[in-house]
RNA sequence: AGCGUCAGAUCGGGAGAAUCCGGGCCCUUCGGGAGACCCGGUGCCGAAGGAGCAACCGCCCCGGUAAACUCUCAGGCGCAAGGGACCGUUCUGGCACU
Numbered sequence: 001a002g003c004g005u006c007a008g009a010u011c012g013g014g015a016g017a018a019u020c021c022g023g024g025c026c027c028u029u030c031g032g033g034a035g036a037c038c039c040g041g042u043g044c045c046g047a048a049g050g051a052g053c054a055a056c057c058g059c060c061c062c063g064g065u066a067a068a069c070u071c072u073c074a075g076g077c078g079c080a081a082g083g084g085a086c087c088g089u090u091c092u093g094g095c096a097c098u
Base pairs, nucleotide, nucleotide: 001098002097004095005094006093007092008091009090011088012087013086018042020041021040022039023038024037026033027032043077044076045075049073050071051070052069056064057063058062
């Protein structure tokens, strides 16, 4: 110097699912109305995180070990904001090879 890999950072892309129901708060001509917020309930989503298992492997009682699969604890569910696995670009550092 080149290439690969891991971690971090920058930029870009980035989905899904109730404008649900009831109550409180607010207004009211007392018929009702209404964005946000708070509480409760049910329904729903999977792409932060978390948990579970196969093949395979082992010292074979048992244990190790995955996921974008499964679960939905957590998180999320009008728009917006925020978050966001993953993908790409650039940079930094570590490691290995030439």
The RNA shown here (Glycine riboswitch aptamer) has 98 nucleotides and comes from Rhodobacter sp. The coordinates come from a structure-prediction model, not an experiment, and the mean pLDDT is 78. Taxonomically the source falls in Rhodobacter (Bacteria, Pseudomonadati, Pseudomonadota, Rhodobacterales). The model forms 90% of the base pairs in the Rfam consensus.